[in-house]
Context: one part of a larger RNA
RNA sequence: UGACGGGGACCCGCACAAGCGGUGGAGCAUGUGGAUUAAUUCGAUACUAACCGAAGAACCUUACCCAGACUUGACAUCGAAGGCAAGCCUCUGAAAGGAGGCCCUCCCCCUCAAGGGGACCUGAAGACACUUGUUGCAUGGCUGUCGUCAGCUCGUGCCGUGAGGUGUACGGUUAAGUCCGCCAACGAGCGCAACCCUCGUCCUGUGUUACCAGCAUGAAAGAUGGGGACUCACAGGAGACCGCCGGUGUAAGCCGGAGGAAGGUGGGGAUGACGUCAAGUCAGCAUGGCAGUUACGUCUGGGGCUUCACACAUGCUACAAUGGGCGAAACAGAGGGCCGCGAUGCCGCGAGGCGGAGCCAAUCCCAAAAAUACGCCCCCAGUUCAGAUUGCAGUCUGCAACUCGACUGCAUGAAGGCGGAAUCGCUAGUAAACGCAGGUCAGCUAUACUGCGUUGGAUACGUUCCCGGGUCU
Numbered sequence: 001u002g003a004c005g006g007g008g009a010c011c012c013g014c015a016c017a018a019g020c021g022g023u024g025g026a027g028c029a030u031g032u033g034g035a036u037u038a039a040u041u042c043g044a045u046a047c048u049a050a051c052c053g054a055a056g057a058a059c060c061u062u063a064c065c066c067a068g069a070c071u072u073g074a075c076a077u078c079g080a081a082g083g084c085a086a087g088c089c090u091c092u093g094a095a096a097g098g099a100g101g102c103c104c105u106c107c108c109c110c111u112c113a114a115g116g117g118g119a120c121c122u123g124a125a126g127a128c129a130c131u132u133g134u135u136g137c138a139u140g141g142c143u144g145u146c147g148u149c150a151g152c153u154c155g156u157g158c159c160g161u162g163a164g165g166u167g168u169a170c171g172g173u174u175a176a177g178u179c180c181g182c183c184a185a186c187g188a189g190c191g192c193a194a195c196c197c198u199c200g201u202c203c204u205g206u207g208u209u210a211c212c213a214g215c216a217u218g219a220a221a222g223a224u225g226g227g228g229a230c231u232c233a234c235a236g237g238a239g240a241c242c243g244c245c246g247g248u249g250u251a252a253g254c255c256g257g258a259g260g261a262a263g264g265u266g267g268g269g270a271u272g273a274c275g276u277c278a279a280g281u282c283a284g285c286a287u288g289g290c291a292g293u294u295a296c297g298u299c300u301g302g303g304g305c306u307u308c309a310c311a312c313a314u315g316c317u318a319c320a321a322u323g324g325g326c327g328a329a330a331c332a333g334a335g336g337g338c339c340g341c342g343a344u345g346c347c348g349c350g351a352g353g354c355g356g357a358g359c360c361a362a363u364c365c366c367a368a369a370a371a372u373a374c375g376c377c378c379c380c381a382g383u384u385c386a387g388a389u390u391g392c393a394g395u396c397u398g399c400a401a402c403u404c405g406a407c408u409g410c411a412u413g414a415a416g417g418c419g420g421a422a423u424c425g426c427u428a429g430u431a432a433a434c435g436c437a438g439g440u441c442a443g444c445u446a447u448a449c450u451g452c453g454u455u456g457g458a459u460a461c462g463u464u465c466c467c468g469g470g471u472c473u
Stems, first nucleotide, its partner, number of pairs: 007473007015463002019426005026317008034308002042053002064303007073128001077127002081122003087102006106118004130292002133290003139286002141281003144277001146275001151190006157166003170181003196269004201238007211227002215225003241263001244257005319419001323378005329372001335366003340359002345354003385416001390411007432455007
């Protein structure tokens, strides 16, 4: 000077408490450990690994295993020599590959021609290629974490022999080293805040594909004429500052009130200081060293990453009556669409098929929102709960669904009656519940992830205790 203390003081945080819903029990999905395996590729491992890299493993991907092949190589530059593009066919083979044949030719310049150049193919030797081989404890870059915590420092001065201190402490205040007062300190920087995006109110401008108050047409539909008010869209502006009033205080500020769409940081996001963990990543990329070079490189067929006594993690679905089934009726937002989205119609119980209007989309389509309200049935039961598992028959994508796809119909109907010790999330349009969309993607093992709206709570006395953090001592 730090760090630590089952030392002290003060202060924060869904940290506890007060509440609501879960996990831990069941079935299944996914990931991991372990075991197994020819291989079950590799990495990630307390918080900060475990629906993580992977925004999508049937082949491909793919790095793993088996087998068959290639050796200047799948790719780049140079290159002796030859052909002159490209392309097509035969044999063998699982394919890759191997062996052979056919065809004879492209572009530009100069042009009478010869010729030159470019692209391309074959191809000797060799320089070299290549490596998801190794080292994240050689590295760059990026990232996690403490933590959106309020801290971390510097210049000059002063103090100290010095390490160092002071400033940054103290008294208040704040979400904040935020601000104020005081002070051997005076200033400054990186952080905080603000500037940025978005939501909430209003105004102005512009009105098509959006809108429809009043007028007209129409059986009806903003459908048409029309309108520029409203909604909405997109731009630009206004608005909030403790500004005003009262109280309190030296001040900073705090408490209450008015006005206001919004009130004391208005809600949300982006933004992550000096540093810590030799944290993570050489497999995203880049890169030093080391290693491989007829193989640790490359191609192909098949298999594996999908195994299964078990253990853990994250989820989904339930155990029912605030429910289940059937009927019929409503109300979103945000997205996506040309190798695409695909309406009306017809066929099929259905998945889907036939067909193709319209749409490069405020125009058309995906598109049905669902929970909800209404009517009827069920009457507390392993049930009209729950849906695992399995059998049969099908649909779709795709060279190809055996290993190993999704979906549909019929049949089958398992465990499960609210879960031990323990443990997680959440303070408001939040939790909980409900559906919708997107990316990846031929298809999909998505119950994941990222967004979107709909319905919509309970509770917080308080800081003694648990955990983490800050300041002083």